This is a predicted structure of a 79-nucleotide RNA (c-di-GMP-I riboswitch aptamer) from an uncultured Desulfobulbaceae bacterium. The sequence was found by an Rfam model in a public genome assembly.
RNA sequence: UCCCGAUAAAGCCAAACCCUUCGUAAGAAGGGGGCGGAAAGCAACGGGUACGCCUCAGGCGUAUGGCCGGGCUGCCGAA
Numbered sequence: 001u002c003c004c005g006a007u008a009a010a011g012c013c014a015a016a017c018c019c020u021u022c023g024u025a026a027g028a029a030g031g032g033g034g035c036g037g038a039a040a041g042c043a044a045c046g047g048g049u050a051c052g053c054c055u056c057a058g059g060c061g062u063a064u065g066g067c068c069g070g071g072c073u074g075c076c077g078a079a
Base pairs, nucleotide, nucleotide: 004077005076012037013036017032018031019030020029021028022027035066041072042071045069046068047067048064049063050062051061052060053059054058
């Protein structure tokens, strides 16, 4: 350094739900709240799913990264 992931250490993020705002909606942002997470950091490339629209065997757009797979980056250092 790489692989790997501990009854280690320092920390980090934040599900459902509630309040406010934005959005046709899915959903997102802020605050509260913690189910969980070794990338639950970044990023829509490929699938899946959800919503909306259309000329509806299908197509387009939006969203989802805490659905999956790839990609990039990062803390620590036991076996």